Predicted 3D model of a 508-nucleotide part of an RNA (small-subunit ribosomal RNA, 5' domain) from an uncultured Parcubacteria group bacterium.
Rfam family: Bacterial small subunit ribosomal RNA. Rfam links the family to the GO terms structural constituent of ribosome and ribosome.
The RNAcentral record of the full RNA draws on ENA and SILVA.
Its mean pLDDT, the model's own confidence on a scale to 100, is 83.

[in-house]
Context: one part of a larger RNA
């Protein structure tokens, strides 16, 4: 000198764009943050319409059909994304490089083939029972794209066999042929379509493996028994001590094993001419975590933040028998701390989930609010004005300085205030804007409402007076202060920056 997720002191007019719990991964009241589909299914209710009966002639009851709406339930898809945090982790965690002939993939796209037949139940509803509640038990009824069985098999899977290429062989590879065994499906419909099953390919996503790189410490020198390898088996989508039985005795290490400490990693960011050094807030990619520890279930995908089970700590309810909960989502609260925001508006846009669609949901997101926390821009007026007024300060008492500064005269209206008009963002013919009556435009009004902070001995731009008297104090370093202090304190003047200016901390 530059920089900051800063804090503190004094001060503070406006706007735009950013940014804001770095500490206790401490505890959390309240609301919201993941739903959707009636074009999969049965049922209930409402509205409307038609018919019938009773008849008090405009009301009651019953039946039916169609449109529409609401509801819980069965079923499907989504809840593995999106959002948060950095506790753990020195590791194939991350980064870069390859491999997978050792693998998987719902939804989407392309191509090929198919979509035949049958059945048993169970929620809801109804009846009955238990419980304070959470909830739960029994009986009876019913539907499906829920569940089960059979048929068929282009291709698929498993097993066996033949041929081909390479190879001495073991075998490996590409692909083809034959045989045996085996396994599918679901309908809805407004007739437009939307679906279902099998196989092949694509797109995109993931799993696993490899080489290299990745902080400090030797006042850590030896470490290891599933340990290192083999055989066989189990297991996985898949390789593998991943797991197990048996066998062998290996494996790692001064090129730092093992131990201890610290720490998410990268793109980047800060600084620097660069090499480098420091760092990993915001944004993007990866990883890990979800009260603490463990576990599996479902599923294409989880060992699953707002799913389940067990244990623990904590909090709450209780009729004491038993139950409920998990903000490291958005707001908000307590605590901690030098320190960090609104219990706001909207799904209009972008995106995501579901749906044929209309649409619904979305604290993602789009916006507004608060904070000079940062960067950038603007303003606090402009022109004229000397009796160089008054006052202040200094003075050699002549005067000098503050100073064209003020007063005073004229002008302007950025901003501000009031009034009127008023968007783009909408993609799409129509409709659709939270932001927002905002930005912006026009008119009117008043110089009116808007300047401070730090410094003035040298480094270092800027000096005098008074007070104090090694006192009180200053100070980044050198050093000032003991009676003429440009260094302390006050005043005036001056210097620097300016809605900021200083101080502290941190990095280069």
């Nucleotide at each position: 000198g530059g920089u900051c997720g800063a804090a503190c002191g004094c001060u503070g007019g406006c706007g735009g764009c950013g940014u804001g719990u770095c500490u206790a991964a401490g505890g959390c009241a309240u609301g919201c943050a993941a739903g959707u589909c009636g074009a999969a299914c049965g049922c209930u209710c409402c509205c409307u319409g038609a018919g019938g009966u009773g008849c008090u002639u405009g009301c009651a009851c019953c039946u039916c059909u169609a449109c529409g709406g609401a509801g819980a339930g069965u079923g499907g898809c989504a809840g593995a994304c999106g959002g948060g945090a950095g506790a753990g982790u020195a590791a194939c965690g991350c980064a870069u490089u390859g491999g997978u002939a050792a693998c998987u993939u719902a939804c989407c796209c392309u191509g090929a083939a198919c979509u035949c037949g049958c059945g048993a139940g169970u929620a809801a509803c109804c009846c009955g029972g238990g419980g304070a509640a959470a909830c739960u038990c029994g009986g009876a009824c019913u539907a499906a794209u829920a569940c089960g069985c059979g048929a068929u098999a282009u291709g698929g899977a498993u097993g066996g066999g033949g041929g081909g290429a390479c190879g001495c062989a073991a075998g490996u590879c590409a692909u083809u042929c034959c045989c045996a065994u085996u396994g599918a499906a679901a309908g809805u419909u407004c007739c437009g379509a939307c679906g279902g099953u099998u196989c092949a390919g694509g797109a995109a996503a993931g799993g696993c493996c490899u080489a290299u790189g990745u902080c400090c410490u030797a006042u850590c020198a030896g470490c290891u028994u599933g340990u290192u390898g083999g055989u066989g088996a189990g297991g996985u989508a898949a390789u593998a001590g991943c797991u197990c039985a048996c066998c062998a005795a290996g494996g790692c290490u001064a090129c730092g094993a093992c131990g201890g400490g610290u720490a998410c990693c990268g793109g980047g960011c800060g600084u620097g001419a660069g090499a480098g050094c420091g760092u990993g807030a915001c944004c993007c990619g990866g990883c890990u975590c979800a009260c603490u520890g463990g576990g599996a279930c479902u599923g294409a995908g989880a060992c699953a933040c707002u799913g389940c089970c067990c244990a623990g700590a904590c909090u709450c309810c209780u009729a004491c028998g038993g139950g409920a909960g998990g903000c490291u989502g958005c707001a908000g609260u307590c605590a901690a701390g030098a320190a960090u925001c609104u219990u706001c508006c909207g799904c209009a846009a972008u995106g995501c989930a579901c749906g044929a669609a209309a649409g619904u949901g979305u604290g993602a997101c789009g916006g507004a609010g608060c904070g000079a926390c940062g960067c950038c821009g603007c303003g606090u007026g402009c022109c004229g004005g000397a009796u160089g007024a008054a006052g202040g300060c200094c003075u050699u008492c002549a005067g000098g300085u503050u100073g064209u500064a003020a007063a005073c005269g004229g002008c302007u209206g950025u901003u501000c205030u009031g009034a009127g008009g008023g968007a783009c963002a909408a993609a799409u013919u129509u409709g659709u804007g939270a932001u927002g009556g905002u930005a912006c435009c026009u008119c009117a009004g008043c110089a009116g409402a808007a300047a401070g902070u730090g410094g003035u001995u040298g480094c270092u731009a800027a000096c005098u007076c008074u007070g104090u008297g090694c006192c009180a104090g200053c100070a980044g370093c050198a050093g000032c202060g003991g009676u003429a202090a440009u260094a302390c304190a006050g005043a005036g003047a001056c210097c620097a920056c300016g809605a900021g200016c200083g101080u502290u901390g941190a990095c280069c």